A computed fold for a 74-nucleotide RNA from Rosistilla oblonga, annotated as c-di-GMP-I-GGC riboswitch aptamer. It matches the Rfam family "c-di-GMP-I-GGC riboswitch aptamer". A reference for the family is Smith et al. (2012), "Structural and biochemical characterization of linear dinucleotide analogues bound to the c-di-GMP-I aptamer", Biochemistry. Model confidence (mean pLDDT): 86 of 100. RNAcentral holds the sequence, with entries from Rfam. The organism belongs to Rosistilla, within Bacteria.
């Protein structure tokens, strides 16, 4: 480089609930645990939402970039 989670070692946390910030969509921190092999980072294209119409969420919506554990193949 390319497959892949059968093993082994871990690794994240869906809905919900507390609690907290936010004008909201949402985030944060506990608790849980539906999953997830990049469910790690990045709002850079698309797509959704929110909007005090300036702007802003949302990477676990979908794709791109970059990094990374163990095999196993070239």
């Nucleotide at each position: 480089c390319u497959u892949g989670a059968a093993a082994a070692a871990g690794g994240c946390a869906a809905a919900c609930c507390g609690u907290u910030c936010g004008a909201a969509a949402g985030g944060g921190c506990g608790g849980g645990g539906c999953g997830c092999a990049a469910a790690g980072u990045u709002a850079c294209g698309g797509g959704u939402c929110c909007u005090u119409u300036g702007g802003g969420a949302u990477u676990g919506c979908c794709g791109g970039a970059c990094u990374g554990c163990c095999a196993a193949u070239g």